[in-house]
RNA sequence: UGGGAGUGUAGCUUAGUUGGUAGAGCAGAUCCCUCUUAAGGAUAAGGUCCCGGGUUCGAAUCCCGGCUCUCCCAA
Numbered sequence: 001u002g003g004g005a006g007u008g009u010a011g012c013u014u015a016g017u018u019g020g021u022a023g024a025g026c027a028g029a030u031c032c033c034u035c036u037u038a039a040g041g042a043u044a045a046g047g048u049c050c051c052g053g054g055u056u057c058g059a060a061u062c063c064c065g066g067c068u069c070u071c072c073c074a075a
Base pairs, nucleotide, nucleotide: 001074002073003072004071005070006069008067011026012025013024014023020057029043030042031041032040050066051065052064053063054062
């Protein structure tokens, strides 16, 4: 450099199949409990689903192009 496979979803780790309301754990915030801290409990918030197009009534999901990372092959 070329080819192939996989991967990208909340701050982090990730779930998400006939296409039909985007979820969880941890972290952080507020509150309760406690003399205080830790532990424990409760509540709420947090998402352009990597980017750009296409198909569709409807796309995280299907199709096309591009990018990041990992692995394999060739040179």